RNA sequence: UUAAAAAACACGGGAGAGACUACUUAAGUGUAGCGCCGAAGGAGCAACCACCCCGGAAACUCUCAGGCAAAAGGACCGUAAAAA
Numbered sequence: 001u002u003a004a005a006a007a008a009c010a011c012g013g014g015a016g017a018g019a020c021u022a023c024u025u026a027a028g029u030g031u032a033g034c035g036c037c038g039a040a041g042g043a044g045c046a047a048c049c050a051c052c053c054c055g056g057a058a059a060c061u062c063u064c065a066g067g068c069a070a071a072a073g074g075a076c077c078g079u080a081a082a083a084a
Base pairs, nucleotide, nucleotide: 010079011078012077013076018034020033021032022031023030035068036067037066041064042062043061044060048056049055
């Protein structure tokens, strides 16, 4: 210097479920209750992978956490430049 890969950042897309009830607050403030959601995180099982030891492993399952108008968040996906 060139090329490739990974991670992070940036931009764009991004679902689900009560604007529930009661009391309370200056307040979409706080507390309690019942009903729900799964795609932050976490945990569990497992096809499978690996194996000297230590193990790794989901969008499945659970719902501790988080969430249930909007906002925020959000697994995951896309995105060099130029031209079309």
Model confidence (mean pLDDT): 76 of 100. Glycine riboswitch aptamer from an uncultured Pelagibacteraceae bacterium, 84 nucleotides, folded computationally. Its Rfam family is "Glycine riboswitch aptamer". About the family: This family represents the bacterial glycine riboswitch.